[in-house]
This record gives sequence, structure tokens and C1' cells, in this order.
RNA sequence: GUCCCGGUAGCGUAGUGGAUAACGCAACCGCCUCCUAAGCGGUAGAUCGGAGGUUCAAGUCCUCUCCGGGACGCCA
Repeated sequence: GUCCCGGUAGCGUAGUGGAUAACGCAACCGCCUCCUAAGCGGUAGAUCGGAGGUUCAAGUCCUCUCCGGGACGCCA
């Protein structure tokens, strides 16, 4: 330099054009317990890396860009 994969909640992930963006763990509250853990019930939390575009409608498609990972190449 070219190409590929990824970036969605504190963490790990799902969601491949239309629903209120879903699940697990963690957090918080409660139940249970002598207490803690476990278990059970509940609550809150993300406008989706950034910008622009397409569309009636974008996490999803297109362009640019930032970050992480990988493959190949160049380096007199």
C1' cells in the first nucleotide's frame, strides 16, 4: 500500500431495510437465610465508533474517516 473481518449497555454477544434495538453476566431493589453465597422475583442502563449519502423508512445498504485484528505485497 491492497484486500478481508470486526466496533451495538460496565463486559460478552444477537439483530442482514420497517415492531418499544433483544439475551446472558455484572449493577441496583426485594424475597429467602441467623449472616453470606446460591436460588427466586423485579428495576435501571446502549439512538448502534464518527461524518455524509441512498430510502417513505438505516444498527442493517453506499462513500469517506478513526480504532482493533488478520492475509498478501513493497521497502536500494